[in-house]
Context: one part of a larger RNA
RNA sequence: UCCGGCGAGUUAUUGGUAGGUGCAAGGUUAAUUAUUAUGUUUACGCAUAUUAAGCAGCCGUAGCGAAAGCAAGUCUGAAAGGGCAAAUAGUACCUAUCAUUAGACCCGAAGCCAAGUGAUCUAUGCCUGGACAGAGUGAAUCCCCUUUAAUAGGGGGAGGAGGCUCGAAGCGUCGACCGUUAAAAAGGUCUUGCAUGAGCUGGGUAUAGGGGUGAAAGGCCAAUCUAACUUGGUGAUAGCUGGUUCUCCUCGAAAUAGUUUUUGGGCUAGCCUGGAGCGUUAAACCAGAGAGGUAGAGCACUGGAUAGUUUAGUGAGUGUAACCCACUUUGCAAUGCUAACCAAACUCCGAAUUCUUUGGCGUAUUUCUCUGGAGUCAGUACGUGUGGGAUAAGCUUCACGUGCAAAAGGGAAACAACCCAGACCAUCAAUUAAGGUCCCCAAAUAUAUGCUAAGUGGUAAAGGAUGUGGAAUUUCUUAGACAGCUAGGAGGUUGGCUUAGAAGCAGCCAUCCUUUAAAGAGUGCGUAACAGCUCACUAGUCAAGUGAUUCUGCGCCGAAGACACCCGGGGCUCAAGCAUAUUACCGAAAUUAUGGAUUCUAUAGCAAGUAAGUUAUAGAGUGGUAGAGGAGCGUUCCUGCUGCGCUGAAGGCAUACCGUAAGGAGUGCUGGAGUUGCAGGAAGUGAGAAUGUCGGA
Numbered sequence: 001u002c003c004g005g006c007g008a009g010u011u012a013u014u015g016g017u018a019g020g021u022g023c024a025a026g027g028u029u030a031a032u033u034a035u036u037a038u039g040u041u042u043a044c045g046c047a048u049a050u051u052a053a054g055c056a057g058c059c060g061u062a063g064c065g066a067a068a069g070c071a072a073g074u075c076u077g078a079a080a081g082g083g084c085a086a087a088u089a090g091u092a093c094c095u096a097u098c099a100u101u102a103g104a105c106c107c108g109a110a111g112c113c114a115a116g117u118g119a120u121c122u123a124u125g126c127c128u129g130g131a132c133a134g135a136g137u138g139a140a141u142c143c144c145c146u147u148u149a150a151u152a153g154g155g156g157g158a159g160g161a162g163g164c165u166c167g168a169a170g171c172g173u174c175g176a177c178c179g180u181u182a183a184a185a186a187g188g189u190c191u192u193g194c195a196u197g198a199g200c201u202g203g204g205u206a207u208a209g210g211g212g213u214g215a216a217a218g219g220c221c222a223a224u225c226u227a228a229c230u231u232g233g234u235g236a237u238a239g240c241u242g243g244u245u246c247u248c249c250u251c252g253a254a255a256u257a258g259u260u261u262u263u264g265g266g267c268u269a270g271c272c273u274g275g276a277g278c279g280u281u282a283a284a285c286c287a288g289a290g291a292g293g294u295a296g297a298g299c300a301c302u303g304g305a306u307a308g309u310u311u312a313g314u315g316a317g318u319g320u321a322a323c324c325c326a327c328u329u330u331g332c333a334a335u336g337c338u339a340a341c342c343a344a345a346c347u348c349c350g351a352a353u354u355c356u357u358u359g360g361c362g363u364a365u366u367u368c369u370c371u372g373g374a375g376u377c378a379g380u381a382c383g384u385g386u387g388g389g390a391u392a393a394g395c396u397u398c399a400c401g402u403g404c405a406a407a408a409g410g411g412a413a414a415c416a417a418c419c420c421a422g423a424c425c426a427u428c429a430a431u432u433a434a435g436g437u438c439c440c441c442a443a444a445u446a447u448a449u450g451c452u453a454a455g456u457g458g459u460a461a462a463g464g465a466u467g468u469g470g471a472a473u474u475u476c477u478u479a480g481a482c483a484g485c486u487a488g489g490a491g492g493u494u495g496g497c498u499u500a501g502a503a504g505c506a507g508c509c510a511u512c513c514u515u516u517a518a519a520g521a522g523u524g525c526g527u528a529a530c531a532g533c534u535c536a537c538u539a540g541u542c543a544a545g546u547g548a549u550u551c552u553g554c555g556c557c558g559a560a561g562a563c564a565c566c567c568g569g570g571g572c573u574c575a576a577g578c579a580u581a582u583u584a585c586c587g588a589a590a591u592u593a594u595g596g597a598u599u600c601u602a603u604a605g606c607a608a609g610u611a612a613g614u615u616a617u618a619g620a621g622u623g624g625u626a627g628a629g630g631a632g633c634g635u636u637c638c639u640g641c642u643g644c645g646c647u648g649a650a651g652g653c654a655u656a657c658c659g660u661a662a663g664g665a666g667u668g669c670u671g672g673a674g675u676u677g678c679a680g681g682a683a684g685u686g687a688g689a690a691u692g693u694c695g696g697a
Base pairs, nucleotide, nucleotide: 001697002696003695004694005693006692011102012101014099015098016097017096018095019094020093021092022091023090026059027058028057032053033052034051036049037048038047039046040045063070064069073084074083075082076081105243106242108240112233113232114231115230116229117228123207124206125205126204127203128202129201130200132197134166135165136164137162141158142157143156144155145154146153170194171193172192175190176189177188178187209225211221212220213219246632247631248630249629250628251627256269257268258267259266260265270376271375272373273372274371275370276369277368285360286359287358288357289356290355291354296349297347298346302343303342304341306339307338308337309336313332314331315329316328317327318326319325379404380403381402382401383400384399385398387396388395409420410419411418424596425595426594427593429592430591431590435586436585437584438570439569440568444583446582447581448580449579450578451577457572463557464556467554468553469552470551471550472549473548474547476545484541485540486539487538488537490514491513492512495509496508497507520535524533525532597622598621599620600619601618602617603616604615605614606613633686635683636682637681638680639679640678641677643675644674651670652669653668654667655666657664658663
């Protein structure tokens, strides 16, 4: 991992509601007793069920009041009035469902308490034993010599101390590598510490769980320790995680509000569903009457804010010995006026939409009332309007809408939340939507007119550019423009200043006059300064357009990332790109067609003592998670009836049959002794998931 078996809403109690049955102003017995039947036992007896007793008790038939109490009334109150009640339907059992109390759908803690068992591991103590190669160092003390007044001191020898040194056994473990489903549930190799001691070690013995022991690390107390292990309380508790087994049909949510030691849990409401009732109420639309201060706009208030202007005020200056005085002023400037602005917490104004209400219209799986059962309280993306953030986020908080959640199908290459569209079933039929029509790939290598040259299309800005198309305004122009070519481009003068020099051309000032078709006291290059080249300007030649600006279509640069690579790919250039227009076609589970199933409603027929049933027709439906409701299939056992079976039961294998499904037959082979069907009843009643559990492979 697979296969097979087992594996989860049960039972009792007491209530609520619905349905059924009996009786009914009543209903009903409980314990217990007796009879009968069945099972069991040697027997006594016990258990279950039936029937008959059993009137204790319970519910109902009358309420009101705290109560005494009164009573179709009563309580309150001085009264008036007010509250509750008064029109009779209940009760017992059964079934379904929900709740209550119990383990209460199943499995799952870490833990708490009690009683016991452990010191063969390990910690420490005690008793009794054992072992520690070899080498080194050389304390005290003693002896001899020397020295001293005598000690002290010095030298030599003997001696053999030490939690002394080196180093085997032994005991340990600082480091590295290996090992890591290991050779090993702590090891191997190398290195390494102690090695006569607070040392190592055998055997015996003591201390026990809130206790021991601890040179103290919360260490150790049998691979278990911030409280051992075993059994019990025990099915502890788990607002948490996981799992929860057959089918079809009808409807179908929520992720919000309030509250909560509450925020991943509850409760009430909201939203879903079943039943009963009311009977036109809902939604939508039309008309009328109202509510309001948003968008916008505005500056009348509150504030902000710009310019001009006017005047108080003020600064500065002058006059004066001085000033509260006078004068001047291109300073500043409240207020007023003029003009132009800004505002979520401004408003002289003010929509659309929205909301309330009245009257019409409207009639559906509508609203409303009562009642049984829920689930939901983590939402999410997109569009729109705001707040927070950075007018960031697949961000966050609200509001309105749509989808997903709980929605399959087609499109967007792939893609919950985007676009189209809501799947009852079948069909080798048709029409379309979004989106498409060269090939992959169904359908136009369609038509018409343009644009693009960038593979733009098939990523992006400020900014930049004789890219190119369109529209417009305008300069010059056959009295010849623009571009090119030929020729001229002069004189006063090297203007004045400056300067070493300054001659059109380093710089400063001025920028005139003349000759002319025209020629600047000079546009650029150039020289040390001149020179030289050139331009403006003019003529000739040529011959018809030429320059500037604005708006706009499509392109270009700007443009740096890790394979081709951001077109789905191939590939595409009068496109298979872009724009406009047109006609065809393709394209979905949409729509239509044909047949079928089913739910609800209506009508009609049949049957039926009302209802439930059944047949036909018509209309409206039939996506679905949590969840509510309805109808069924199958398994085991029991009761009654009915069958089958060694001429072959159950079970197994195979199979093209039947049923909307769960499922049910037939036949053949296998198997070798039980078992089907019908009507009821009762449940240990359905497995693919629980790191399920047992067995096998």
Predicted 3D model of a 697-nucleotide part of an RNA (large-subunit ribosomal RNA, domain II) from Candidatus Endomicrobiellum trichonymphae. Taxonomically the source falls in Candidatus Endomicrobiellum (Bacteria, Elusimicrobiota, Endomicrobiales, Endomicrobiaceae).